[in-house]
RNA sequence: GAGCUGACCGGGCGGCCGCGGCGUCGGGUGACCGGCGUCGAGGAAGGUCCGGGCUCCACAGGGCAAGGUGGUGGGUAACGCCCACCCGGGGUGACCCGCGGGACAGUGCCACAGAGAACAGACCGCCGUCGUCCGGCUCCGGCCGGUCGGCGGUAAGGGUGAAACGGUGGUGUAAGAGACCACCAGCGUUCCGGGUGACCGGAACGGCUCGGUAAACCCCACCAGGAGCAAGAUCAAGAGGGCCGGUUGCGACCGGCCUGCGUGAGCGUUCGAGGGCGGCCCGCCCGAGCUCACGGGUAGAUCGCACGAGGCCGCCGGCAACGGCGGUCCCAGAUGGAUGGCCGCACAUCGCCACUGACCGCGAGGUCGGCGAGGACAGAACCCGGCCUACAGGUCAGCUCAU
Numbered sequence: 001g002a003g004c005u006g007a008c009c010g011g012g013c014g015g016c017c018g019c020g021g022c023g024u025c026g027g028g029u030g031a032c033c034g035g036c037g038u039c040g041a042g043g044a045a046g047g048u049c050c051g052g053g054c055u056c057c058a059c060a061g062g063g064c065a066a067g068g069u070g071g072u073g074g075g076u077a078a079c080g081c082c083c084a085c086c087c088g089g090g091g092u093g094a095c096c097c098g099c100g101g102g103a104c105a106g107u108g109c110c111a112c113a114g115a116g117a118a119c120a121g122a123c124c125g126c127c128g129u130c131g132u133c134c135g136g137c138u139c140c141g142g143c144c145g146g147u148c149g150g151c152g153g154u155a156a157g158g159g160u161g162a163a164a165c166g167g168u169g170g171u172g173u174a175a176g177a178g179a180c181c182a183c184c185a186g187c188g189u190u191c192c193g194g195g196u197g198a199c200c201g202g203a204a205c206g207g208c209u210c211g212g213u214a215a216a217c218c219c220c221a222c223c224a225g226g227a228g229c230a231a232g233a234u235c236a237a238g239a240g241g242g243c244c245g246g247u248u249g250c251g252a253c254c255g256g257c258c259u260g261c262g263u264g265a266g267c268g269u270u271c272g273a274g275g276g277c278g279g280c281c282c283g284c285c286c287g288a289g290c291u292c293a294c295g296g297g298u299a300g301a302u303c304g305c306a307c308g309a310g311g312c313c314g315c316c317g318g319c320a321a322c323g324g325c326g327g328u329c330c331c332a333g334a335u336g337g338a339u340g341g342c343c344g345c346a347c348a349u350c351g352c353c354a355c356u357g358a359c360c361g362c363g364a365g366g367u368c369g370g371c372g373a374g375g376a377c378a379g380a381a382c383c384c385g386g387c388c389u390a391c392a393g394g395u396c397a398g399c400u401c402a403u
Base pairs, nucleotide, nucleotide: 001401002400003399004398005397006396007395008394009393012345013344014343015342016341017340019040020039021038022037023036024035025034026033027032042377046388047387049386050385051384052383053382054228055227056226057225061282062281063280064279067223068222069221070220071085072084073083074082075081086100087098088097089096090095101219102218106217107216108213109212110211123158124157125154126153127152128151129150130149131148133146134145135144136143137142166184167183168182169181170180171179185209187206188205189204190203191202192201193200194199232303233302234301235300240259241258242257243256244255245254246253247252261295262294263293264292265291266290267289274286275285276284277283310329311328312327313326314325315324316323317322347375349373350372351371352370353369357368358367359366360365
């Protein structure tokens, strides 16, 4: 100088005014008001993509269909998350990336280009043979070379493509070809050694080579009841109706208690509506109400709900994720939804102008002017663990490469 990785901060100080929760004191019949104290957004509170806690419903069975996960071993309440390792790929390197089971169980697909794309293929080329024509030689039997055409051989070479049915060298051949041989790569089987394991290292043998795609169907293994804080619980109120008591000649009115409205239509009560077994079917269970339309009423309060897989510090175990023990702290809780606004002072950083100097230090080096701008992304709503996405600027640590 150029990079890689990890961790952290993400505005500071002061003044004035204001907001929400809790505690306390005072005032007020009360609704409430005032003083004081204390607490009051985030690393992502976000997207709502996974996993759990919590709550309610369900918890006979069978079949079909459907979802998720996917190297190995650990961590965890759990996970699709995290850690370590393996394998593959990239980088000189620190390090980074991988939606990483199976493609000899089966089926499908492989655009464009190209002759041919999966038990492949002859366009150019190469080779053989037959024929036409031309030239040359001749011992007159033919031979050699070339052009054009037909038939056939060939996967060495060219060309197309992301991919063309192993690579190099040789034997062989008319030319060629794992047709054959040697070595190498790769595949399969068996064995030996190492590792908990994924896997790694090695030996022998084999047919001589086998395309890709499963984020296509599919196969294998494993996992999973459903719905969600508008979950759920308690209290109050309510239209209409009933009963009791009182007043009253009757009508009616007042008070208390109980229930939780009225009208109409349709279906149904063993010939069983409807509901549950949250995909469907069978089957099983409960079962006297259910559905629709119109009209009317209440639509408030409290709990859930802030002590939790909790934060910080230290020690111990572990490579690590994480776990154990001890100490210490209490840290938002709104519901038209608080956490804000204004002013001042410095500061990181940036722009313009000025200065190419002064001071300190043995030295490497360090400090010093004016004006203006100026701090991102975004904000709890039942709570946690993750992932992903957004983010101005700054700090620290370790490591790599080059000189």
Bacterial RNase P class A from uncultured Marmoricola sp., 403 nucleotides, folded computationally. Its mean pLDDT, the model's own confidence on a scale to 100, is 78. Taxonomically the source falls in Marmoricola (Bacteria, Actinomycetota, Actinomycetes, Propionibacteriales).